[in-house]
RNA sequence: CCACCGAAAGAGCAAACUCCGGGUGACCGGAAGACGCAAAGCAACCAGCCUGUUUCAGGCAGCGGGGCUGCCGAA
Numbered sequence: 001c002c003a004c005c006g007a008a009a010g011a012g013c014a015a016a017c018u019c020c021g022g023g024u025g026a027c028c029g030g031a032a033g034a035c036g037c038a039a040a041g042c043a044a045c046c047a048g049c050c051u052g053u054u055u056c057a058g059g060c061a062g063c064g065g066g067g068c069u070g071c072c073g074a075a
Stems, first nucleotide, its partner, number of pairs: 005073002012037002018031005035062001041068002045065002048060005
């Protein structure tokens, strides 16, 4: 230094509930709030789940696999 790994420290993200706004909806944005998270950063490629007016168009990355990027460094 790289891959695995996840002790410590610093920093970070933010589930549910509630409120405001958007959307037919799944759900999304913001406020507030922390259940959790070492990729809970990005992105729908595979599988999956979900929505609608279902030859089609969407949503979910905080279910799993794979991809790209990334902080710290004890065992």